[in-house]
RNA sequence: UACUUAUCAAGAAAGGCAGAGGGAUUGGCCCGAUGAAGCCUUGGCAACCUUCCAACAUGGAAAAGGUGCCAACUCCAACCCAACAAUAGUUGGCGAGAGAUAAGUC
Numbered sequence: 001u002a003c004u005u006a007u008c009a010a011g012a013a014a015g016g017c018a019g020a021g022g023g024a025u026u027g028g029c030c031c032g033a034u035g036a037a038g039c040c041u042u043g044g045c046a047a048c049c050u051u052c053c054a055a056c057a058u059g060g061a062a063a064a065g066g067u068g069c070c071a072a073c074u075c076c077a078a079c080c081c082a083a084c085a086a087u088a089g090u091u092g093g094c095g096a097g098a099g100a101u102a103a104g105u106c
Base pairs, nucleotide, nucleotide: 002105003104004103005102006101007100008099013042014041015040016039017038021031022030023029025078026077027076028075043070044069045068048066049065050062051061052060053059054058074098079095080093081092082091083090084089
């Protein structure tokens, strides 16, 4: 890098350095000099891997360790379908696609 499976409506921020961008892409809409990205420290959330108990489908508990995460539903939409509507559009779907994360495989 690619593939497979699972999850994505909940949850969780302070300080230091730095100095203009960031929210994947496009459009929108936001965040940002009352300080963006990035790096460091500390803290927290969650429970994928992990540990324990019962049991082998799974359920319950824990949080030392490996990851992850800590604005907005994955911020919203994008493609398809359905309903309503007036051709604008609105609402919905365990939809598709894309993306993120985990575990595994080559």
Molecule: SAM riboswitch aptamer (S box leader)
Organism: Chitinophagaceae bacterium